[in-house]
């Protein structure tokens, strides 16, 4: 250096639910929580896949959400085995 990830250190995110806001709705922001994560850091939704609205015979079409769903792309802190 590459792979790999511990009842090990040091820092970090922050599910569920509650309040407050915007959204019809999925959901999104803040603030409480803290279940969990070694990339629960970015990216990317025209790889794939979920979810919601309209509309329609329809799984096709039209427009929104979601990365804390799979692979992928970039980076990135520690060091038993």
């Nucleotide at each position: 250096g590459u792979a790999c990830g511990a009842u090990a250190a040091u820092a970090g995110c922050a599910a569920a639910c509650c309040c407050g806001u915007c959204g019809u709705a999925a959901g999104a922001c803040g603030g409480g929580g803290g279940c969990g994560c070694a990339a629960a850091g970015c990216u990317a939704a025209a790889g794939a896949c979920c979810c919601c609205g309209g509309a329609g015979u329809a799984u096709a079409c039209c427009g929104g959400g979601g990365g804390g769903u799979c692979a992928g792309g970039c980076u990135g802190c520690c060091g038993a085995a």